[in-house]
RNA sequence: UUCUUAUCUAGAGCGGUGGAGGGACUGGCCCUUUGAAGCCCGGCAACCACAGGUUUUGUGAAACCUGAAGGUGCUAAAUCCAGCAGGCAUAGCCUGAGAGAUGAGAG
Numbered sequence: 001u002u003c004u005u006a007u008c009u010a011g012a013g014c015g016g017u018g019g020a021g022g023g024a025c026u027g028g029c030c031c032u033u034u035g036a037a038g039c040c041c042g043g044c045a046a047c048c049a050c051a052g053g054u055u056u057u058g059u060g061a062a063a064c065c066u067g068a069a070g071g072u073g074c075u076a077a078a079u080c081c082a083g084c085a086g087g088c089a090u091a092g093c094c095u096g097a098g099a100g101a102u103g104a105g106a107g
Base pairs, nucleotide, nucleotide: 001107002106003105004104005103006102007101008100013041015040016039017038021031022030023029025083026082027081028080042075043074044073047071048070050067051066052065053064054063055062056061079099084096085095086094087093088092
């Protein structure tokens, strides 16, 4: 970097450091010197791994539940909203796709 696949309306600090940006992109709309990003610590979650349990089994395993010491991830707002297509009837609402993010597997 590409492909496949699953998930994306829950959850998470009134800490330290740092000093001006941040929310992928575009348009909005927001957050921010009452302190942005980044880093550290803390935390959340349970994708992978691991541990325990229940059920099924073709005995190879599978499904589900619990845990959280490992690998990631996440820690304003639904992925903040929309972007393309369709439906309802235009203020707006709904469905799907696309794009994006993250995990796992493969090249």